[in-house]
Context: one part of a larger RNA
RNA sequence: UCCGGGUCAAGGAAUUCGGCAAGUUGGUGACGUUAGUUCGCGAGAAGUCAUGCCUCUGCUUGCAAAACAAGCGGAGGUCGCAGUGACCAGGGGGCACCGACUGUUUAUCAAAAACACAACUCACCGCAAAGCAGAAAUGCUUAGUAUGGUGGGUGACGCCUGCUCACUACCGGUACGUGAAACCUCCUUUCAAGGAGGCUAAGCGCCGGCAAAGAGCGGGGGUAACUCUGACCCUCUUGAGGUAGCGUAAUACCUCGUCGCUUAAUUGGCGACUUGCAUGAAGGGCGUAACGAGUGCCCCACUGUCUCGACCCGGAUGCUG
Numbered sequence: 001u002c003c004g005g006g007u008c009a010a011g012g013a014a015u016u017c018g019g020c021a022a023g024u025u026g027g028u029g030a031c032g033u034u035a036g037u038u039c040g041c042g043a044g045a046a047g048u049c050a051u052g053c054c055u056c057u058g059c060u061u062g063c064a065a066a067a068c069a070a071g072c073g074g075a076g077g078u079c080g081c082a083g084u085g086a087c088c089a090g091g092g093g094g095c096a097c098c099g100a101c102u103g104u105u106u107a108u109c110a111a112a113a114a115c116a117c118a119a120c121u122c123a124c125c126g127c128a129a130a131g132c133a134g135a136a137a138u139g140c141u142u143a144g145u146a147u148g149g150u151g152g153g154u155g156a157c158g159c160c161u162g163c164u165c166a167c168u169a170c171c172g173g174u175a176c177g178u179g180a181a182a183c184c185u186c187c188u189u190u191c192a193a194g195g196a197g198g199c200u201a202a203g204c205g206c207c208g209g210c211a212a213a214g215a216g217c218g219g220g221g222g223u224a225a226c227u228c229u230g231a232c233c234c235u236c237u238u239g240a241g242g243u244a245g246c247g248u249a250a251u252a253c254c255u256c257g258u259c260g261c262u263u264a265a266u267u268g269g270c271g272a273c274u275u276g277c278a279u280g281a282a283g284g285g286c287g288u289a290a291c292g293a294g295u296g297c298c299c300c301a302c303u304g305u306c307u308c309g310a311c312c313c314g315g316a317u318g319c320u321g
Base pairs, nucleotide, nucleotide: 001316002315003314004313005312006311007310008309010307011306014305019302027051028050029049030048031047036041038156052078053077054076055075056074057073058072059071060070061069062068079083091300092299093298094297095296096295097294098292099291103115104114119154120153121152122151123150124149125148131140132139133138157287158286159285160284162217163216164215167214168213170209171208172207173206176205177204178203183198184197185196186195187194218236219235220234221233222232245279246276257273258272259271260270261269262268
């Protein structure tokens, strides 16, 4: 010096990206327990008290019974700083974000807000089905049959899920147009070829539907008896011009936005406002009790994290032999 373990005056997070680590708490019995809530929960909330031993004694069970044992008690006494005396053995509370939850995952740097999930929704499929494997036989789905199966998306629950079919995809229709070969007719020709026309499938055109399909959801100018703002008006323009909700956000460039609370002091957190560089409704929107080795912030308790270091125990390195 390193590794492991332990103790510490006063202070108590001043350390640090961050209480990381270490401490605190801890069992059992009694009392007691806020908000919120899907009435289950939250809850071991929080918080407070007790806990040893000795003597006497009540009840219950076992035993035929006394004794004894176990359980539930009652009273009195007694010792220590300390009685779950060692070991064993939750720190707690509050505000937000994400994901409903229990689960699953990168064997060997990631356990998560990622995946899954009940539930919701869309499409296909009537069974010699749809989908999948195979060259085929055949097999799976399935010894199932639409309350079923396959495929896609969203992801408990609550309140909801706006507008656009111009583009792309898909579905349906179609008097008409286009539309290859074959076939038919004609021309040419010694034959074979060749040429022209007719008929015509799918498809395309055309018409319509469809967004919990792929996707998209404007600009300029003016206007109210202070000012500001603009319910209102004008105009260009689109297929339609972003509705509800939320919003400086896990999304906001400017940005450490502005205001309030929190601190002595806050690029933090929370609550508001919000003109949103570039939110927004199943690539779901906004809430939400419970849950989480998830993320940010605050408080109490507690501490060698620190002020600031010291000492003890065990081991290693090192040095000498």
A computed fold for a 321-nucleotide part of an RNA from a Candidatus Micrarchaeia archaeon, annotated as large-subunit ribosomal RNA, domain IV. The prediction has a mean pLDDT of 85. Its Rfam family is "Archaeal large subunit ribosomal RNA". Its family is annotated with structural constituent of ribosome and ribosome in the Gene Ontology. RNAcentral holds the full RNA, with entries from ENA.